RNA sequence: UCCUUAUCAAGAGAGAUGGAGGGGCUGGCCCGAUGAAGUUUCAGCAACCACUGCGUUUCAUUAGCGUAGAAGGUGCUAAAUCCUGCAAAUUUAGUUUUGAGAGAUGAGGG
Numbered sequence: 001u002c003c004u005u006a007u008c009a010a011g012a013g014a015g016a017u018g019g020a021g022g023g024g025c026u027g028g029c030c031c032g033a034u035g036a037a038g039u040u041u042c043a044g045c046a047a048c049c050a051c052u053g054c055g056u057u058u059c060a061u062u063a064g065c066g067u068a069g070a071a072g073g074u075g076c077u078a079a080a081u082c083c084u085g086c087a088a089a090u091u092u093a094g095u096u097u098u099g100a101g102a103g104a105u106g107a108g109g110g
Base pairs, nucleotide, nucleotide: 001110002109003108004107005106006105007104008103013042014041015040016039017038021031022030023029025085027083028082043077044076045075048073049072051069052068053067054066055065056064057063081102086099087098088097089096
């Protein structure tokens, strides 16, 4: 960097440092000197992978599925992935809904 796959309306912030940007991009709309990004310390949320127990499928299993636990590897801790873009349906409407795309994260692979 690319491919496959699952999830994305829930949840969870303080200190230090820093000193003007940030929310991926577009158009909006927001956040920010009552201190942005970045760095760092501590804390928290969640449960994708790994782990443990139980149940179940099987001739059998270190495998699959379900469930409970725990918190090792990631991730995350303003706003639905903040809304939006493309398509379809719908509406008096710039309305509403669905799907796709794009993006993010995990796991696997090239």
Overview:
Predicted 3D model of a 110-nucleotide RNA (SAM riboswitch aptamer (S box leader)) from Clostridium oryzae. Rfam family: SAM riboswitch aptamer (S box leader). Rfam's curators write: The SAM riboswitch is found upstream of a number of genes which code for proteins involved in methionine or cysteine biosynthesis in Gram-positive bacteria. The prediction has a mean pLDDT of 86.